Glycine riboswitch aptamer from Paenibacillus riograndensis, 97 nucleotides, folded computationally.
């Protein structure tokens, strides 16, 4: 003196799927919300599973191993909230030269 991967924070963008049905509570005119029950769906918080490769082993096998893939436990299915990911700015840090 350059300032990578990575981490934190700010701001912006950010999809999908029933404002489902019934009962009860509040209300008392409804609506929203909550609880219970019933089916139908979504994947981009989180979680779980898994390939190649690598390691151990004579072998069988075992370990490690990513996701926007798969599952749908959780979560979600008007708005709000949340939201992987992307961009901007600032900070930490200090790979490489």
């Nucleotide at each position: 003196a350059u300032g990578a991967u990575g981490g934190c924070a700010u701001a912006g963008g950010g999809a999908g799927a029933g404002a489902c049905u019934g009962u009860c509570u509040c209300a008392c005119a409804g609506g929203a919300a909550g609880a219970c029950a019933g089916c139908g769906c979504c994947g981009a918080a989180g979680g779980a599973g898994u390939a190649a490769g690598c390691c151990c082993g004579g072998g069988a096998g075992g370990g490690u191993g990513a996701a926007u893939c798969u599952c749908u436990c959780a979560g979600g299915c008007a708005a709000a909230a949340g939201g992987a990911c992307c961009u901007u700015u600032g900070c930490c840090g200090g790979a490489c030269g």

Notes
Model confidence (mean pLDDT): 77 of 100. The organism belongs to Paenibacillus, within Bacteria. Its Rfam family is "Glycine riboswitch aptamer". Rfam links the family to the GO term glycine biosynthetic process.